[in-house]
Context: one part of a larger RNA
RNA sequence: CGCAGGAGGUUUGAGGGAGGCUGGCCUUAGUACGAGAGGACCAGGCUGGACUGACCUCUGGUGUACCGGUUGUCGCGCCAGCGGCAGCGCCGGGUAGCUAAGUCAGGCAGGGAUAACCGCUGAAGGCAUCUAAGCGGGAAGCCCGUCCCAAGAUGAGACCUCCUCGCUGGUUAACAGGUUAGGCCCCUGGAAGACGACCAGGUUGAUAGGCCGGGUGUGUAAGCGCGGUAACGCGUUGAGCUAACCGGUACUAAUCGGCCGAGCG
Numbered sequence: 001c002g003c004a005g006g007a008g009g010u011u012u013g014a015g016g017g018a019g020g021c022u023g024g025c026c027u028u029a030g031u032a033c034g035a036g037a038g039g040a041c042c043a044g045g046c047u048g049g050a051c052u053g054a055c056c057u058c059u060g061g062u063g064u065a066c067c068g069g070u071u072g073u074c075g076c077g078c079c080a081g082c083g084g085c086a087g088c089g090c091c092g093g094g095u096a097g098c099u100a101a102g103u104c105a106g107g108c109a110g111g112g113a114u115a116a117c118c119g120c121u122g123a124a125g126g127c128a129u130c131u132a133a134g135c136g137g138g139a140a141g142c143c144c145g146u147c148c149c150a151a152g153a154u155g156a157g158a159c160c161u162c163c164u165c166g167c168u169g170g171u172u173a174a175c176a177g178g179u180u181a182g183g184c185c186c187c188u189g190g191a192a193g194a195c196g197a198c199c200a201g202g203u204u205g206a207u208a209g210g211c212c213g214g215g216u217g218u219g220u221a222a223g224c225g226c227g228g229u230a231a232c233g234c235g236u237u238g239a240g241c242u243a244a245c246c247g248g249u250a251c252u253a254a255u256c257g258g259c260c261g262a263g264c265g
Stems, first nucleotide, its partner, number of pairs: 001152001005163007015149004021049007033038001051106005059100004066093005071086006110144003117137004167177003182260004186202005207253003210249005217241002223236005
C1' cells in the first nucleotide's frame, strides 16, 4: 500500500514444511515342520540404541549480584570488627535463570489408490489363459491421517462484537477540518526480544523498584559472659546474613498530556 466504510477479537485451510529409523527379550511354543540336529509363520507383550521436540520435579553443571573459610598487603588512630587489591586473590558450598549427562514425549494405529507379484470370472482362439470387457488381493513407498507455518490464497475467505448513515467549512460535489469505536505516541516492565514486533500494566493501578512475610542457600554473626597462659573452645544460637524465587503492601515511579482515526449503492 492492497484486501471497496472504520475497528477489536476468534478462526477456516488452498498451499508449504517437519516427521518417517531400528536392535534385543518374553508368550504363543520347544508347538507346526524335521529321522535328528535344529526350529518358525501368524498374533500379542516388554525393554533398549541413535535421532527429534519440550521441560527443570529429580541427578548434576554454571551461577564475577548469595553465604562461609583462608593467605599476603594496604587502609579505617590502636584492639576488636570491617573494607580495598592480588585472575571472583585462592578455596568450600549455592537461589533464580540458562542447561545435559537429567526428566517427559514422539516415529504409530487406521483408511484409500497402487508397484512387482498372487488371484476370480473370461473370450478372441469350442481347449487353455490374471485381461482383451469386468472384479479382487498386494509394500517401510504414494494420498489421507499426526505436528508446525499459513488469506499478499491480489482467488486477499468465514464468524462474533463495537462505531456509524453523522458534525463544521465548501460551487453542497470533490475535498479539507474536527470527532466515533478504536489505535498510537509517551511511560512502568516482561521466562517476549538484535531493533521493530509480541505480552502485562499506566492511579478506577500490584507493571517495576522499595518495604513486609515466606521460601531457598550458607552453616551457629557481632557483642557479651564463662573456661584456657595462649592458639582456641563453650553458651547466648540452627544464630546472623541471604541475588534473580513465591506472596502481600500504593511508600517511589507509570504525571500531565499529545497525535491518528468512519463510505459506494